This is a predicted structure of a 77-nucleotide RNA (transfer RNA) from a Bacteroidota bacterium. The source organism's lineage runs through Bacteria, Pseudomonadati and Bacteroidota. The coordinates come from a structure-prediction model, not an experiment, and the mean pLDDT is 81. It matches the Rfam family "tRNA". Its family is annotated with triplet codon-amino acid adaptor activity in the Gene Ontology.
[in-house]
RNA sequence: AGGGCUAUAGCUCAGUUGGUUAGAGCGCUACACUGAUAAUGUAGAGGUCUCCAGUUCAAAUCUGGAUAGCCCUACCA
Numbered sequence: 001a002g003g004g005c006u007a008u009a010g011c012u013c014a015g016u017u018g019g020u021u022a023g024a025g026c027g028c029u030a031c032a033c034u035g036a037u038a039a040u041g042u043a044g045a046g047g048u049c050u051c052c053a054g055u056u057c058a059a060a061u062c063u064g065g066a067u068a069g070c071c072c073u074a075c076c077a
Base pairs, nucleotide, nucleotide: 001073002072003071004070005069006068007067010026011025012024013023019057028044029043030042031041032040050066051065052064053063054062
């Protein structure tokens, strides 16, 4: 320098005709249960869907660009 993949809750990740209010597990908080923990059950909090622009009645989802991470190739040494 070129190319590919990835970016969604604190962590790990789902999310297919684009459609009203975005989800799971773990973790966290409260309650129940227990002599007390753990486990289990119930409820809850927690989100700029990386950013900007575009297309559309409508974008996490489509298009372009940017940023960050990983990988491959090339170059330099």